Annotation
The RNA shown here (small-subunit ribosomal RNA) has 1536 nucleotides and comes from a Clostridia bacterium. It was read from a public genome assembly. The organism belongs to Clostridia, within Bacteria. The coordinates come from a structure-prediction model, not an experiment, and the mean pLDDT is 83.
RNA sequence: UAAUUAAGAGUUUGAUCUUGGCUCAGGAUGAACGCUGGCGGCGUGCCUAACACAUGCAAGUCGAGCGAGAAACAGUGGACGGAUCUUUUCGGAGAGAAGGAAAUUGUGGAAAGCGGCAGACGGGUGAGUAACGCGUGGGCAACCUACCCUGUACAGAGGAAUAGCCACUGGAAACGGUGAUUAAUGCCUCAUGAUACUGUGAAGUCGCAUGACUUGGCAGUCAAAGAUUCAUCGGUAUAGGAUGGGCCCGCGUCUGAUUAGCUAGUUGGUAGGGUAACGGCCUACCAAGGCGACGAUCAGUAGCCGACCUGAGAGGGUGAUCGGCCACACUGGAACUGAGACACGGUCCAGACUCCUACGGGAGGCAGCAGUGGGGAGUAUUGCACAAUGGGGGAAACCCUGAUGCAGCAACGCCGCGUGAGUGAUGAAGGCUUUCGAGUCGUAAAACUCUGUCCUAAGGGAAGAAUAGAUGACGGUACCUUAGGAGGAAGCCCCGGCUAACUACGUGCCAGCAGCCGCGGUAAUACGUAGGGGGCAAGCGUUAUCCGGAAUCAUUGGGCGUAAAGGGUGCGUAGGCGGCCCUGAAAGUCAGAGGUGAAAGGCUACGGCUUAACCGUAGUAAGCCUUUGAAACUUCAGGGCUUGAGUGCAGGAGAGGAAAGUGGAAUUCCUAGUGUAGCGGUGAAAUGCGUAGAUAUUAGGAGGAACACCAGUGGCGAAGGCGACUUUCUGGACUGUAACUGACGCUGAGGCACGAAAGCGUGGGGAGCGAACAGGAUUAGAUACCCUGGUAGUCCACGCCGUAAACGAUGAAUACUAGGUGUCGGGGGAAGACCUCGGUGCCGCCGCAAACGCAUUAAGUAUUCCGCCUGGGGAGUACGCACGCAAGUGUGAAACUCAAAAGAAUUGACGGGGACCCGCACAAGCAGCGGAGCAUGUGGUUUAAUUCGAAGCAACGCGAAGAACCUUACCAGGUCUUGACAUCCCUAUGCCAUCAUUUUAACCGAUGAGUUCCCUUCGGGGACGUAGGUGACAGGUGGUGCAUGGUUGUCGUCAGCUCGUGUCGUGAGAUGUUGGGUUAAGUCCCGCAACGAGCGCAACCCUUAUUUUUAGUUGCCAUCAGGUGAAGUUGGGCACUCUAAAGAGACUGCCGGUGACAAACCGGAGGAAGGUGGGGAUGACGUCAAAUCAUCAUGCCCCUUAUGAUCUGGGCUACACACGUGCUACAAUGGCUGGUACAAAGGGCAGCGAAGGAGUGAUCCGGAGCGAAUCUCAUAAAGCCAGUCCCAGUUCGGAUUGUGGGCUGAAACUCGCCCACAUGAAGUUGGAGUUGCUAGUAAUCGCGAAUCAGCAUGUCGCGGUGAAUGCGUUCCCGGGUCUUGUACACACCGCCCGUCACACCAUGGAAGUUGGAAGCGCCCGAAGUCGGUGUACCAACCCUCUUUGAGGGAGGAAGCCGCCGAAGGUGAAGCCAAUGACUAGGGUGAAGUCGUAACAAGGUAGCCGUAUCGGAAGGUGCGGCUGGAUCACCUCCUUU
Repeated sequence: UAAUUAAGAGUUUGAUCUUGGCUCAGGAUGAACGCUGGCGGCGUGCCUAACACAUGCAAGUCGAGCGAGAAACAGUGGACGGAUCUUUUCGGAGAGAAGGAAAUUGUGGAAAGCGGCAGACGGGUGAGUAACGCGUGGGCAACCUACCCUGUACAGAGGAAUAGCCACUGGAAACGGUGAUUAAUGCCUCAUGAUACUGUGAAGUCGCAUGACUUGGCAGUCAAAGAUUCAUCGGUAUAGGAUGGGCCCGCGUCUGAUUAGCUAGUUGGUAGGGUAACGGCCUACCAAGGCGACGAUCAGUAGCCGACCUGAGAGGGUGAUCGGCCACACUGGAACUGAGACACGGUCCAGACUCCUACGGGAGGCAGCAGUGGGGAGUAUUGCACAAUGGGGGAAACCCUGAUGCAGCAACGCCGCGUGAGUGAUGAAGGCUUUCGAGUCGUAAAACUCUGUCCUAAGGGAAGAAUAGAUGACGGUACCUUAGGAGGAAGCCCCGGCUAACUACGUGCCAGCAGCCGCGGUAAUACGUAGGGGGCAAGCGUUAUCCGGAAUCAUUGGGCGUAAAGGGUGCGUAGGCGGCCCUGAAAGUCAGAGGUGAAAGGCUACGGCUUAACCGUAGUAAGCCUUUGAAACUUCAGGGCUUGAGUGCAGGAGAGGAAAGUGGAAUUCCUAGUGUAGCGGUGAAAUGCGUAGAUAUUAGGAGGAACACCAGUGGCGAAGGCGACUUUCUGGACUGUAACUGACGCUGAGGCACGAAAGCGUGGGGAGCGAACAGGAUUAGAUACCCUGGUAGUCCACGCCGUAAACGAUGAAUACUAGGUGUCGGGGGAAGACCUCGGUGCCGCCGCAAACGCAUUAAGUAUUCCGCCUGGGGAGUACGCACGCAAGUGUGAAACUCAAAAGAAUUGACGGGGACCCGCACAAGCAGCGGAGCAUGUGGUUUAAUUCGAAGCAACGCGAAGAACCUUACCAGGUCUUGACAUCCCUAUGCCAUCAUUUUAACCGAUGAGUUCCCUUCGGGGACGUAGGUGACAGGUGGUGCAUGGUUGUCGUCAGCUCGUGUCGUGAGAUGUUGGGUUAAGUCCCGCAACGAGCGCAACCCUUAUUUUUAGUUGCCAUCAGGUGAAGUUGGGCACUCUAAAGAGACUGCCGGUGACAAACCGGAGGAAGGUGGGGAUGACGUCAAAUCAUCAUGCCCCUUAUGAUCUGGGCUACACACGUGCUACAAUGGCUGGUACAAAGGGCAGCGAAGGAGUGAUCCGGAGCGAAUCUCAUAAAGCCAGUCCCAGUUCGGAUUGUGGGCUGAAACUCGCCCACAUGAAGUUGGAGUUGCUAGUAAUCGCGAAUCAGCAUGUCGCGGUGAAUGCGUUCCCGGGUCUUGUACACACCGCCCGUCACACCAUGGAAGUUGGAAGCGCCCGAAGUCGGUGUACCAACCCUCUUUGAGGGAGGAAGCCGCCGAAGGUGAAGCCAAUGACUAGGGUGAAGUCGUAACAAGGUAGCCGUAUCGGAAGGUGCGGCUGGAUCACCUCCUUU
């Protein structure tokens, strides 16, 4: 010298950055509550009712001040007493011990009294007090101070009383009264007396002043007490000291202005009184002052400080314990005594309360220590001792001391210690979990070996005591020694994130949790329990409060364009701040020194208790005061300067303001003419006007309002605002000049003035427009938007109002800090370039900013001053006040409620926003559907059941590629219970299958026949099967597709979706992926802070179209041959067709044009095919909690003689009806009859089934061939060639019904298909609306297959015939890209506003009512001081006399009177609080009602002010703003 010291997190969003609040982690407490509790040390302990108190104690002491003196003791005394003795005439007489009364002496000293000192300290409490109360520093020349110390001087002589005591007496008591008598260190008189005090006057010195001090004079006034043990102690006066107090002053000391004015002893003076002392402290008189925005007064709250808690600090909070000061003592008032009090355990009075009472009257004051009741969440013993420390009295011994020292109670706090230590794996048992393997509690336990702190027992045993000796409450305590035995000693909270620590079960938006965010609706690490874990530990949590974190009131250390926040604008007062130079002063400032800053506490160092807490010693601070210096800066004073500011002179610009006058265009109205049927208005209309002549048009006239073009991000003004022209008056700015003044400046709380529109008052005016209102439309309604009218108003004059998105959402002033480019007004210059001053725009560095953006016109860098903000809502509301005629304006809260509200930007989504593009999306066409009948599916209804699922597109001929039984899941009825099905165990048996009989509606059941294999020690064992039994289990088309897997649909075969690295951005993110072209395409090209890559696109795959090669049966047949009625039928062949394998081919490759020398597009050539040739398969990241637990699988839950299994019958096929998908038609492009031609692709052995035959036919008989390029299903049909019908309900159409047959199948009744004959319904092309399709497509025609015993108008395939149209992208739908707005993000099926209804909560108003506090006026007026009076009365001193007395005086004094005066009474006004029928708005609530106001152009852009209207949001008028989308134009800017 320094003393050491600063952390953040959660929560607004889909995500981000910011703003901003809420919450948490820390520390603390005189605490309380919950659970738990071993020991010790040191501290602490009614914060609430300054509520009321029983009982005991807390202040007494002195006999060395005084009188008197009880008990007791000792002595004297001896009434009395009579043991005992002597004597006796036995009647008596005498002596007489113990004991012992009165009286008295001495000792003794109780109780009471006089007197002295103390009782004003110590102890308690914090009610009051916002004050010189407290703190700090000064002052008293304006003061006091008992006891104590020091010095000086002194104490002489007298006197009169009075308590006590005694007597009498009142009273229940408390307490007295009268009389007599007595003492003192009590009281009084006289004497003496100063450096005391008073008066007077003189000299000197000093002080800021009033004045003080010193010296020596004169005059006056005032003292005393004794006691004694003889050492002393005490007394009086005075001076000084010390200590303690009193008064005064500077500075500091909470909140409210919704408290702005307060004050009459008030402010000052003079005189007097009073006090220890100054002073309006009090009185009289005089003057009219004093305080206040630097906050008076009033209201609320509060004892103040050292300190304590917190904090890095600055600060913030607190004022327990300890210490200083103050105030109070039941409430209020008052004085007395005294050195000191207006007195906690004194007095008087009043009041409230309690107690006693004989009813007359009295007593009391725990906010002392204990203790009681009460209040309360809450706070202790009616303890021990004066041993220590200290206090009072006393000479002392000593007494007193609930001060104090100790003990008791309480985890209330701090500190320390313990509840054991070592070894110990089978990783015991048990618990919990489990993937069933194990894991974990866990070396933990047990077990073995130790230790003894605390504990228990015994023994010893302090310091504190000051001494020569004696004296210890604590206390046989601390401490020491010995012994004993792990024995007696662990809980609490937490485990979703913040925040360290996880699983199981239970519960199922219930019960509950929660500090914030938030958990819980069947798999909860968040509730409850358990196991485990984490933290702290004799404690742990919770609650309450304070600081911190919070830079969230910001001095340190914040902000105000859009988040909360710039006053609407100016002028200007106070105040704040202020240019250059010189001189002086020294208030601020700086430096040195001194005083103070009590102690304790804090900090540092050292030390003492075993350690620590605790305690001791030393050092240490800011501030204030005094003093000495310095002079740079600020300040003050003086002097000067010109650059800030202003003036003068010379100019030009301007919608600056006010008044008067003038003008033309247009609208409307009036008159007249022409003229005829409409006009007007709208999305479309209507109301309205018009044949009584409108609209239109011509001419004339009236009147009011506004001033086209010029006109311009042009001008002017402080802002609001200002626009025809002329004149008058007038303000300001600018440029040039440099003559004048010489800092005259800036800002500006209050104040004053101005202040759009609307509105108000009075009087005018009124053309157009136009709130309200009326009518017409629109609409579900339409109190609106649209239309027709229209009143206030808009205009003028005068007066109010004083608000707007009064905005640049940006206060004023000054200085500085790159540029570029327009424009307005000046100046210079050559009216060139260019330079310069002042305004007004845009772009743009640095810098700033959360970003957007601002950027010399700052939101940059700085300074000065003013205004304003501190979460959202409640609310710019209520109350109060001010202003206003009113409307209202200004100022401006709280309760309550929420955890957000907000800004900017990002990505999406959305828009009744924009641009571009695509798609059978529209358009152009063709064919349909919607109408009919039938089929089929669905809904609904019905039913015992009509099983279940699917629900816009993307459910509905869907699951179901085929319900008579079965299927089948449904219903009715009958049966079974280890089960129809699987595994394991036991017993019996050798079967089973099959057949027969019986029973039943059927299954089930019963009986009979039927009798396996292997090994063997022949006892048996094993395998397999059956039957029976036991229990584990089986089983479930039961639930949950919102627990899941898998699969699927859809956007969509749409062109998208992403990543790495880099770059940009604080970040979310962006870039790439955007742009210009192009494409079917994020396809490709070019450009570009991007460069690359992936999943998608395309291609690769299949098929089809051409061709080549290879191969040639079951296919084919050109050539050759055989052969037939005919036929690839046969030999033969593989050329062709075909089959099926491998190839080729098509790539914008070539040419021309367009395009940017690109990509690409257009056209052409060649080619079978041309621009992905046609078709298919192929489905990115993702969306829809999309579908499916009934395909399957599967978690959890549920059923288990049933929700399982089985059988018969029924149902899924019902039928008033509605919808979807189809079939057949309505006919002549057709129907019917006859003849005739040409496919492809498939299937086939419980099968396809030929030929041949029967039947009108379905079909039957038949059984060749074929597991199939061989056989078969199998005749394709439309077509073509003929014929007929002739437009009709028909020769269309075929439903329905009847009869008779056929087929499948145990079985066609419910409920199959087919055939023949007969019957012959609706229907004549289909409303609104709606579907498919762009080429081998639509349309039309038939064929096949799967399923399947049978059942096809459905589904999936196959081929035949084979069109029309496409201008084009305005519109509808869907999609893609870019952009824009957004209050949406569950993403427009979004969000969200207000009334009404209901419930709850707090608040405002309200006729009033009740209570409280403070002040004021008046009345009454206790005690008491003071004053007056004082013939009630009275000892001292004086005087007189008739002298133990009397009278008078002085003096005292009761009483009375007066002033003041508490309580009380009364009155009026105000304030605060509570309450109040009713009423008003607000807030919060589950899924209520009505609308749809706002967010997108929110469907009428929104919002602000104002007026008006309306159920409500709200609408409309007037003026304003952009915080409005879109399109166009103008201007400016940027780039080339």
It matches the Rfam family "Bacterial small subunit ribosomal RNA".